This is a predicted structure of a 349-nucleotide RNA (Bacterial RNase P class A) from a Bacteroidota bacterium. It matches the Rfam family "Bacterial RNase P class A". The family's RNA type in Rfam is ribozyme. About the family: Ribonuclease P (RNase P) is a ubiquitous endoribonuclease, found in archaea, bacteria and eukarya as well as chloroplasts and mitochondria. It was read from a public genome assembly, where an Rfam model found it. Its mean pLDDT, the model's own confidence on a scale to 100, is 75. Lineage of the source: Bacteria > Pseudomonadati > Bacteroidota.
[in-house]
Parts: sequence; C1' cells; structure tokens
RNA sequence: CUACAAACCCGAACUAUCGAGUUAUAAGUAAUUAUAAUUAGGAAAGUCUGGACAGCAUAGAGCAACUCACCGGCGAAUAACCGGUCUCGUGAUAAACGAGAAGAAAGUGCCACAGAAAAUAACUUCAUACUUAGGUAUGACAAAGGUGAAAAUGUGAGGUAAGAGCUCACAGUAUUGCAAAGUAAUUUGCGAUACGGGUAAACCUUGAGUGCUGCAAUGCCACGUAUAGAGCCGUUUUAAGAGCUGCUCGUUCAAGGCUCAGGGUAGGCAGCAACAGGUGUUAAGUAAUUAGCAUCGCAGAUAAAUGAUAGUGUAAAAACAGAAUCCGGCUUAUGAGGUUUGUAGCUUU
Repeated sequence: CUACAAACCCGAACUAUCGAGUUAUAAGUAAUUAUAAUUAGGAAAGUCUGGACAGCAUAGAGCAACUCACCGGCGAAUAACCGGUCUCGUGAUAAACGAGAAGAAAGUGCCACAGAAAAUAACUUCAUACUUAGGUAUGACAAAGGUGAAAAUGUGAGGUAAGAGCUCACAGUAUUGCAAAGUAAUUUGCGAUACGGGUAAACCUUGAGUGCUGCAAUGCCACGUAUAGAGCCGUUUUAAGAGCUGCUCGUUCAAGGCUCAGGGUAGGCAGCAACAGGUGUUAAGUAAUUAGCAUCGCAGAUAAAUGAUAGUGUAAAAACAGAAUCCGGCUUAUGAGGUUUGUAGCUUU
C1' cells in the first nucleotide's frame, strides 16, 4: 500500500416552480386569502426492558411464590453505561482480546460406561498357613501399575517384610490470626490448623427486592333516551363492594354493588407536544457523567399532511425503511464513506 473479516461513527444541504399540514399576525359575516416560521428515523421497526404521567384513598403481620447476587461510581430507573478486583481460555511471556462471579466448612442427593473401588477402596503387590501347584484362607498396605473426565495433595530423603505424612525439608489447596496498602472487592508479608474432587438454570441455605391496567389511560361538555323492567347480595343488627405480588389474619373507606333483557348516543374539547428538552462554551472527573453561563423552540395528524420536478453539489443521497402519549436503553435490518483491531499478500519509500 492492497484485499478480506469484525466492532464503532455517520445517515445531509442550497436555489427555482407548483402543491399539502400546524402555529402566529392581518383582512373578511363566514368559507377563505396573504405573509412569516416550521414539518417523518438512526433505527420511527421488534413490543424485549426500565420509567414519566393517569386511575385504583393511606398502611401492617404471617406463610407461600417469583426475581436478583464480586466491589465502587453514575443515573428518574430494578434498565443500561463507566471504572476496578479475582478466576478461566487464547497468546512464547507481558500487553491485548473473550467469557464468567453469593454459599459445597448447615444438610440431603448425583458423577453414565470402563474400573477392584467414584470415598466404608485390594485386580496385580508383600508376609504366614494349606494345596490337586491351577489356586484357597487370614493379616498388612494406598508406594508402583492398569481403567477412566477425575483414583486418596506433590517432589526428595530416611525408614520398613514390602510400604504409608510414619518422620523431616521444600511446595500446593482450603480455613483463619496479625501487620501494611486500598472507599471496597482484594493484594503483599509473617504465622497456625487441616488434607479427595466436581456439581446448587440439583433440592437447599443466606441476603436484598416485588402492585394492576394502560392515552382505546383519565377528565369535562353537548345531544338524545324508555318498559322509569327483572333478579341476587347489602344498607354498620358479623359491612355487599373496594384497598399495592398471591392466600390468611387484622385494619381503613363505604351506601350502594353485581348480573340479565330492552332503549338512546357514537359528536366535541382537554390529555397533545416547554421538558428527567436541544446546541455551544467553561470547570471537575481515568471515564461514564455532573454543574455553571449563554442561546434556541426543532411534527402534532385523527382515515391520517411532512411531497413532486429541474439544477448545483457532496465521501454518500443509494440501502434498510414512515411519527400517533412521551422519554432512557437493548435487539434486529442496512448502500457509500470514515476510524480502530486482526489475518493474508506486495514493496524497501
């Protein structure tokens, strides 16, 4: 330098003509006309996740269920993000990259097959006795061998019939004491005790936590309306019904609540775009992010507007794709270009 792969960034603008929506101003009885400003994304998608907001009045105890789980920071948030500690894997080491994280020393289970045995270990070994010389019985033992994913902590020396932490030295793992560093997870050093391992999307234990429905929520106005129907429970004389995971207890509110048949209406306003808001700059911080100052107003439709043509021009205007209560994230799709990392090749500038 080229190619490929992965992760991340970005996803336009200006002029002219015609057309559509909203807001403001002016004119008009009104329909409407004129001027100005502005008008669909990085994912608007998925409906996965956390909330704002609205309604259910405000709360407690016990049992059960579900979710979470290294430390700290940040945040509205239980979501996400940032930084760090430890373990494992890749890497010659380090760096770097990736994955993971309560407890196995409270208890109960499970570890196929192979193997003697998966923790109450004797198939081959050693000693003694018997013997049909093939073996049998008793005792000792975990050093060596075989099986296996894993076999009674490892190496060396002494010791023994052969051996064994049986003894010693140096290490390993686990628990723990003291000291130093750190906000902490934890690290380093000096000791003590003990010596099978794995498994908790196995049961279980420890600690923390928890509502439902959703803008078709919710609130108000207008119009219109009967057979002014029937039934059940209740009106504090055990309260029908409602109350924040479920059930029970207790407690609070409460005079109405629910079911069936039939009749009327389907309109309008608010919610509805100024807020956990955007941009620039300064300061603090490893960073995520926070605060101050200045400045801006950037869709609100309601069967659904945000467009079409031509030119300029850009790395790109092409791909994926279209707002409906809103915001923070995650996931998925995506043309061209840019940044970083890795692999391969070329070159000696």